[in-house]
Context: one part of a larger RNA
RNA sequence: CUGGCUGGUGAAUGGCUCGGCUCGAGAGCCGAUGACGGACGUGCCAAGCGGCGAUACGCUCAGGGGAGCUGCAUGGAAGCGAAGAACCUGAGAUUUCCGAAUGGGAAUCCCACAACACUUGCAUCACGCAAGGGGGAACGCUCUGAACUGAAACAUCUCAGUAGGAGCAGGAAGAGAACGCAAUUGCGAUGUCGUCAGUAACCGCGAGUGAACGCGACACAGUCCAAACCGAAUCCGACAGGAUAUGUGGUGUAUGGGCACACACAAUCGCGUGGCGGACCGAUCAGAACUCUCCUGGAACGGAGGGCGAGACAGGGUGACAGCCCCGUACGAUCUGUCCGACGCGUGAGGUGUGACCCGGAGUAGCGAGGGUUGGAUAUCCUUCGUGAAGGACGCAGGCAACGACUGCGAAGACUAAACACUCCUCGAGACCGAUAGCGCACACGUAGCGUGAGCGAACGAUGAAAAGCACCCCGAACAGGGCGGUGCAAAGAUCCUGAAAUCAGUCAGCGAAAGAACGAUGUGGCAU
Repeated sequence: CUGGCUGGUGAAUGGCUCGGCUCGAGAGCCGAUGACGGACGUGCCAAGCGGCGAUACGCUCAGGGGAGCUGCAUGGAAGCGAAGAACCUGAGAUUUCCGAAUGGGAAUCCCACAACACUUGCAUCACGCAAGGGGGAACGCUCUGAACUGAAACAUCUCAGUAGGAGCAGGAAGAGAACGCAAUUGCGAUGUCGUCAGUAACCGCGAGUGAACGCGACACAGUCCAAACCGAAUCCGACAGGAUAUGUGGUGUAUGGGCACACACAAUCGCGUGGCGGACCGAUCAGAACUCUCCUGGAACGGAGGGCGAGACAGGGUGACAGCCCCGUACGAUCUGUCCGACGCGUGAGGUGUGACCCGGAGUAGCGAGGGUUGGAUAUCCUUCGUGAAGGACGCAGGCAACGACUGCGAAGACUAAACACUCCUCGAGACCGAUAGCGCACACGUAGCGUGAGCGAACGAUGAAAAGCACCCCGAACAGGGCGGUGCAAAGAUCCUGAAAUCAGUCAGCGAAAGAACGAUGUGGCAU
């Protein structure tokens, strides 16, 4: 030096999984009746987590449940429970202090003393009656809005109306019932998906950007004002009064309506309500069939033999691999609640024709100039400044302008379910991961620690079937450690399954320089015989 062996160190590997990841379905707001979040308390012993709140590991009631129970948490003590506890569901009570935080100030405390602080609506003798504020993972709408980058540089352009910022809303939001498309045929609110299509179009016509109609699907739903006409027939209220002719109310709404006349009287629709049926959440019940023989074994769920169930052979547990041991599973059942459907009842609306008198949304439509935006090109949409119509014998649109025809439609008022986005949350599933993986976190995890701060941010899983967690004795200063001994299938002996490698110690063997030493042989030389 190499290798083996016996041990140590070390923690890989294997199979495992109370965790994660992804997808699908469901569900989806909370808050001045004080939320989300926190602080401090609260237990017999109590540091942490979870629970709870001075009624403080809990109080009351109803239903279920059942012989045990006093959380994680396996110990000791002391108790509770057949006068029915624990536990589960529902409804209540209590709910300190901070926090929108709201009497004033200050974070979790203090002062004062009864206060909706502030904003808004109604009102006004009076904060009398109300509303708002804050939070929420992503999703939504509105406003605002970059740069790196690409163009092989760079300025229009692109990245991109993206990231970021602000406001606001909901379980979805937004959009939405044609002043729309289409093209001489027609369609009939909106949204989303597929296609149309990388097409038309835009563009230092560079780089790049980029629709719509139509077609196929999902889901479908339409409605109310203003006005004409009528004119107090109306509404609030504490019953005093107030709103209201500057019009409460009726009518009416694009297949236009009003008004006048004539003829019809029910299909249908809106709203309210009743029982019935169905679906679903939650809680619960019920649910078949071997624990037969022999063998191995610590243990049978294994092997051999013999049986049985199945609308249940999904899955998990049990001392090894269990349809028949346990929990479940299939098919069913009960209760509460929510939603939906058809039906019944009540109530309100509701049709056709003729007449051509009345009404039908103005700084609007349009135009000019300047911007932004868009695929929108002369022909997108929005906006600032200026200008500015018509009045149904009218108006707008049909992708250059103008006129006419033709076709479609009726702006300048409003509402609207479903189909589609997301996942803090619940359930289910996986040709997803299996502890350096999978969430940063399977463990005390946004913890320990770091940073003035914004913020950054870990590591750490496994005895065994069962603690049976090593009595007694010995060595020792010993509550260290060890020996003997016992438990156990096995020490697996507590960071304890398996226990690789690097590496360390001991031991055995092999190899091991031209250096050192010893012995021998040979050659040469010398001396001696």
Large-subunit ribosomal RNA, domain I from a saltern metagenome, 529 nucleotides, folded computationally.
Model confidence (mean pLDDT): 82 of 100.